[in-house]
RNA sequence: GUUCUGGUAGCUCAGUUGGUAGAGCAUGGCGCUUGCAACGCCAGGGUUGUGGGUUCGAUUCCCACGGGGAGCU
Numbered sequence: 001g002u003u004c005u006g007g008u009a010g011c012u013c014a015g016u017u018g019g020u021a022g023a024g025c026a027u028g029g030c031g032c033u034u035g036c037a038a039c040g041c042c043a044g045g046g047u048u049g050u051g052g053g054u055u056c057g058a059u060u061c062c063c064a065c066g067g068g069g070a071g072c073u
Stems, first nucleotide, its partner, number of pairs: 001072005010025004019056001027043005049065005
């Protein structure tokens, strides 16, 4: 330089033939216990990388940019 690839909660990841986002772990509270752990119940937490385009509507489709990973040169 070029090709491919993923980007979503603190972490690991789902999701959707475009219709307002979820799980597990983690965190906080309560229950249980002499206490801790485990277990049960509840709660908080997201401008879906950034900027544009298409659309009534974009995490999803298109373009550009920046950074990560892999290959080729």

Overview: Predicted 3D model of a 73-nucleotide RNA (transfer RNA) from Salmo salar. The RNAcentral record of the sequence draws on Rfam. It matches the Rfam family "tRNA".